Predicted 3D model of a 74-nucleotide RNA (transfer RNA) from Adiantum capillus-veneris. A source record names the gene tRNA-Arg-TCG-5-1. Rfam family: tRNA. Rfam classes the family as a transfer RNA. Rfam links the family to the GO term triplet codon-amino acid adaptor activity. Rfam's curators write: Transfer RNA (tRNA) molecules are approximately 80 nucleotides in length. Taxonomically the source falls in Adiantum (Eukaryota, Streptophyta, Euphyllophyta, Vittarioideae).
RNA sequence: GCACCGAUAGCUCAAUUGGAUAGAGUGUUUGGCUUCGAACCAGGUGGUUAGGGGUUCGAGUCCCCUUCAGUGCC
Repeated sequence: GCACCGAUAGCUCAAUUGGAUAGAGUGUUUGGCUUCGAACCAGGUGGUUAGGGGUUCGAGUCCCCUUCAGUGCC
C1' cells in the first nucleotide's frame, strides 16, 4: 500500500428481510433472607448503536468518508 472482518449499557454479547418503547447476562444499587456475610429472591439503575454525511415514510441494520482494533497478502 491492497483486501477482509469488527466497533451496541462499566464488562461479555443479542437484535430475523430495514418496521412494536434497542434487549439479555454480569456489574452496580435498594429491600428481603441471615447472628454477620456469601449464595439466593424481588425491585431499581444503566445507550450520542465509534464519529460525520447520505438513501428511505422509517436505519443498530443499506451506501460513502474518517478514527480505532484485528487478520491476510505484497